[in-house]
Context: one part of a larger RNA
RNA sequence: GAACGAACGCUGGCGGCAUGCUUAACACAUGCAAGUCGAACGCAGUAGCAAUACUGAGUGGCGGACGGGUGAGUAACACGUGGGAACUUGCCAAAUGGUGGGGGAUAACUGUGGGAAACUGCAGCUAAUACCGCAUAAGCCCUGAGGGGGAAAGAUUUAUUGCCAUUUGAUAGGCCCGCGCCGGAUUAGGUAGUUGGUAGGGUAAAAGCCUACCAAGCCGAUGAUCCGUAGCUGGUUUGAGAAGAUGACCAGCCACACUGGGACUGAGACACGGCCCAGACUCCUACGGGAGGCAGCAGUGGGGAAUAUUGGACAAUGGGGGAAACCCUGAUCCAGCGAUGCCGCGUGAAUGAAGAAGGCCUUAGGGUUGUAAAGUUCUUUCACCUGUGACGAUGAUGACGGUAACAGGAGAAGAAGCCCCGGCUAACUCCGUGCCAGCAGCCGCGGUAAGACGGAGGGGGCUAGCGUUGUUC
Numbered sequence: 001g002a003a004c005g006a007a008c009g010c011u012g013g014c015g016g017c018a019u020g021c022u023u024a025a026c027a028c029a030u031g032c033a034a035g036u037c038g039a040a041c042g043c044a045g046u047a048g049c050a051a052u053a054c055u056g057a058g059u060g061g062c063g064g065a066c067g068g069g070u071g072a073g074u075a076a077c078a079c080g081u082g083g084g085a086a087c088u089u090g091c092c093a094a095a096u097g098g099u100g101g102g103g104g105a106u107a108a109c110u111g112u113g114g115g116a117a118a119c120u121g122c123a124g125c126u127a128a129u130a131c132c133g134c135a136u137a138a139g140c141c142c143u144g145a146g147g148g149g150g151a152a153a154g155a156u157u158u159a160u161u162g163c164c165a166u167u168u169g170a171u172a173g174g175c176c177c178g179c180g181c182c183g184g185a186u187u188a189g190g191u192a193g194u195u196g197g198u199a200g201g202g203u204a205a206a207a208g209c210c211u212a213c214c215a216a217g218c219c220g221a222u223g224a225u226c227c228g229u230a231g232c233u234g235g236u237u238u239g240a241g242a243a244g245a246u247g248a249c250c251a252g253c254c255a256c257a258c259u260g261g262g263a264c265u266g267a268g269a270c271a272c273g274g275c276c277c278a279g280a281c282u283c284c285u286a287c288g289g290g291a292g293g294c295a296g297c298a299g300u301g302g303g304g305a306a307u308a309u310u311g312g313a314c315a316a317u318g319g320g321g322g323a324a325a326c327c328c329u330g331a332u333c334c335a336g337c338g339a340u341g342c343c344g345c346g347u348g349a350a351u352g353a354a355g356a357a358g359g360c361c362u363u364a365g366g367g368u369u370g371u372a373a374a375g376u377u378c379u380u381u382c383a384c385c386u387g388u389g390a391c392g393a394u395g396a397u398g399a400c401g402g403u404a405a406c407a408g409g410a411g412a413a414g415a416a417g418c419c420c421c422g423g424c425u426a427a428c429u430c431c432g433u434g435c436c437a438g439c440a441g442c443c444g445c446g447g448u449a450a451g452a453c454g455g456a457g458g459g460g461g462c463u464a465g466c467g468u469u470g471u472u473c
Stems, first nucleotide, its partner, number of pairs: 001473004006469005013345006019338002021303001026301003030298003035062003040059002043056005069256003079180006087173002092169008100134001102132002109124006140149003154161003182228003189219003194216008231253004235246004258279005281292004309335001311334003317331001318329004348378004358369004382414001384409005392400001417462005422443003428457005438445002
């Protein structure tokens, strides 16, 4: 000098764009953050003469694996980059073939029990695109090549939309490998599923991934193992560069969801707002037993030098469901708060010498503050008041918002501070103090004329900021 997710002190007019728990991955009151479909299905209620419409819980489907948060763990094929072969892929696109005929249940509901509650038992009734056989099999799967195996679902407004099988694509994902990726040798040996083979199992898939048997290998001073630290990257920042430091916001990947473990469902999870078990903690209880998980958005306590509203709207963009209307969406878009940062603007302009008064200094003449003020003549950006009033939306639909912007009005009116002045380093005098009080980044000032302390006048610098502290180069 530059930088910052900064903090502190003094000060503070407006706007735009950004940005805001770096600490306790500490504990959380309350509300909201994932639903939707009646064009899959039965039932109940309400309205209606009825057709029918609406509502409710339930069966069923799709979605709750996305989106949002955090960085605890991880030194690892986690990430970055470049390759690879033994795989899967709901919804979407294209193509081919099919969609025949049957069956038994069950929730809701009714009845009746248990329980404080959470919830739950028994009996009876019922539907389906829920479930199960049979038939069919071009293509598909297995094969010992003889053969064997396996599918579907309807709905209605009659034109669509579904369903099943197969193939191709697109998208997304799983796996393997080369190279790169912090410090410590006051860590030198590490390893028994360990290294390889055979056989079997297992997976969507290669593989000691797992098991049995056999062999004795495998890694290591080019640093294994162990210990410490740490999410990685695009980037950011400093620097002429080389390079150093860093990984907030935004974007890609990874990991985690009270702590540890486990699987279920599913195209996809070993699943933040799903399930089970154990643990710690909190709450309810009729003491028998139950309920919970903000590292979602707000918000609370705590910790801390320190970090915001328990706001509005689905109008836009995007996402889920639906044929659609539409519903949901603390994603998102907006508003609120904070000079936290960057950028822009303003706090007036011209004129004005009796060089006023006052202050300060003085050699007592004067000098300086200083065209500064007053005065005179103007202007009205911003702020304020009144009116009009958008783009963002493509026919309808605007939270923002009567906002931005435009027009008119009044009046210099409402708007300047902070640090420094011994040298480095731009800027000097007087008074007070007297090695005291104090200053200080370094050198150093202060013991009676201190340009270095405190005040004043004057001056220098930056300016809605200015200084200090911290950290990095």

Background: A computed fold for a 473-nucleotide part of an RNA from a metagenome, annotated as small-subunit ribosomal RNA, 5' domain. The full RNA is in RNAcentral, with records from SILVA. Its mean pLDDT, the model's own confidence on a scale to 100, is 88.